[in-house]
Context: one part of a larger RNA
RNA sequence: UUGGGCGUAAAGCGCGCGCAGGCGGUCAUGUAAGUCUGAUGUGAAAAUCCAGGGCUCAACCUUGGGACUGCAUUGGAAACUGCAUGACUUGAGGGCAGAAGAGGGGAGUGGAAUUCCUAGUGUAGCGGUGAAAUGCGUAGAUAUUAGGAGGAACACCAGUGGCGAAGGCGACUCUCUGGUCUGUUACUGACGCUGAGGCGCGAAAGCGUGGGGAGCAAACAGGAUUAGAUACCCUGGUAGUCCACGCCGUAAACGAUGAGUGCUAUGUGUUGGAGGGUACCACCUUCAGUGCAGUAGUUAACGCAAUAAGCACUCCGCCUGGGGAGUACGGUCGCAAGGCUGAAACUC
Numbered sequence: 001u002u003g004g005g006c007g008u009a010a011a012g013c014g015c016g017c018g019c020a021g022g023c024g025g026u027c028a029u030g031u032a033a034g035u036c037u038g039a040u041g042u043g044a045a046a047a048u049c050c051a052g053g054g055c056u057c058a059a060c061c062u063u064g065g066g067a068c069u070g071c072a073u074u075g076g077a078a079a080c081u082g083c084a085u086g087a088c089u090u091g092a093g094g095g096c097a098g099a100a101g102a103g104g105g106g107a108g109u110g111g112a113a114u115u116c117c118u119a120g121u122g123u124a125g126c127g128g129u130g131a132a133a134u135g136c137g138u139a140g141a142u143a144u145u146a147g148g149a150g151g152a153a154c155a156c157c158a159g160u161g162g163c164g165a166a167g168g169c170g171a172c173u174c175u176c177u178g179g180u181c182u183g184u185u186a187c188u189g190a191c192g193c194u195g196a197g198g199c200g201c202g203a204a205a206g207c208g209u210g211g212g213g214a215g216c217a218a219a220c221a222g223g224a225u226u227a228g229a230u231a232c233c234c235u236g237g238u239a240g241u242c243c244a245c246g247c248c249g250u251a252a253a254c255g256a257u258g259a260g261u262g263c264u265a266u267g268u269g270u271u272g273g274a275g276g277g278u279a280c281c282a283c284c285u286u287c288a289g290u291g292c293a294g295u296a297g298u299u300a301a302c303g304c305a306a307u308a309a310g311c312a313c314u315c316c317g318c319c320u321g322g323g324g325a326g327u328a329c330g331g332u333c334g335c336a337a338g339g340c341u342g343a344a345a346c347u348c
Stems, first nucleotide, its partner, number of pairs: 003320004007302002012316001014201004021194003025088007033081002035077008049065006091191001092188002095184005103177007110154001115149007125136002162169002206247006215241002220236004258315006266293011297304002321348003330341004
């Protein structure tokens, strides 16, 4: 466990697909399971409640009524739900014509920069800091010129711009591929929404096997700082960061706001379409996205405000004082790290 809630107080699963279940558009006809209604039977008595009566009152006893909110059988009603049949097009899907995009996978290519190697020029410093030192350099560094190697990331464009369910996605070309938007209506005809379990995707770090390794950089070493300095600063530097395949399954996975549908002032910016209009613009209308301001309303306040936290409905998840504790135990998943599920004693 009624109830009340979930942006910030406890509380929206990280995200999707989807079986069961729950819920479900318009019209007609039928049915009568739910629903409503009549009758009959039953619902023991006592108790409780109401009105009387009896013990001098009361407790108590007793009579009558009511109630027993239910169940069964049977007759009826047909608005709503269900079921059956038929029909419809607004929901949903689809055809055709267009559109935008860092959506995803694979292959190839490019330039800037860092580092390293080779060669030339050149000479005593370079580097680093608050100041230094460790470090590098006369075996020729730093600087500069030319050539080469290799890895990683893609400046400008770049925009509260775009795309994606979320995580996320940014050089260029080719290729395979998913989704979305607009216009149109010959098509299908409720095919829909949600979704316990289940299945899949899922940043970074981490793990396994094999590659790769330029820069950066946990650990580690040294130099400083300091009372100390297992840090902050400096010089180095290994895992890792990269690739392939396989695991892990967690994040302030955030809009701290579940999904769907409808309704409810305006104004202004921007992205992608369409229609009208214009010599071309401007401008007007409309659809889909993305921001800001703001009315009603709402909120404890902050704020939210057609991208709602407003007004409603459907379905799922979750919360119920703080600590103990996301711990213990058990189960389950994992190679491990650990994940998921998840208490109690005690205490305030």